A computed fold for a 102-nucleotide RNA from Clostridium fungisolvens, annotated as SAM riboswitch aptamer (S box leader). The sequence is in RNAcentral, with records from Rfam. The organism belongs to Clostridium, within Bacteria.

RNA sequence: AUCUUAUCGAGAGUGGUGGAGGGAUAGGCCCUGUGAAGCCCAGCAACCAGUAUUUCAUUAUACAUGGUGCUAAGUCCAACAGCGUUAGCUGAGAGAUAAGUA
Repeated sequence: AUCUUAUCGAGAGUGGUGGAGGGAUAGGCCCUGUGAAGCCCAGCAACCAGUAUUUCAUUAUACAUGGUGCUAAGUCCAACAGCGUUAGCUGAGAGAUAAGUA
C1' cells in the first nucleotide's frame, strides 16, 4: 500500500522555539510577520493495551500508566446523486483516526 469494522456538530494553548507558509485535492472561502509549518512543553479525548470495581457475559463504570490521535472554522465549504424557486436539507463518494487483516 490492500481489505474489514467503528467513529467523525463535543473537548483542548494569551507557553517556548522557529521564521513562511498552512487548511488532504489544480475550485471557493479562510488562517498567517498582531508570527504559518515543524519541534518542545502543556492540554483534550478515551480507540487499543493496562489497572481497579462490577456482570451470566470483554457486561458496565472509573482511572489516565503505556500505544496512537487530536488542540481555527461541522471533515471549513463544494465536488456525485436526490428533494427544493431559492436559502437549504438528506444520502453517497472521498478523506481522517482507531483496531484488526495479509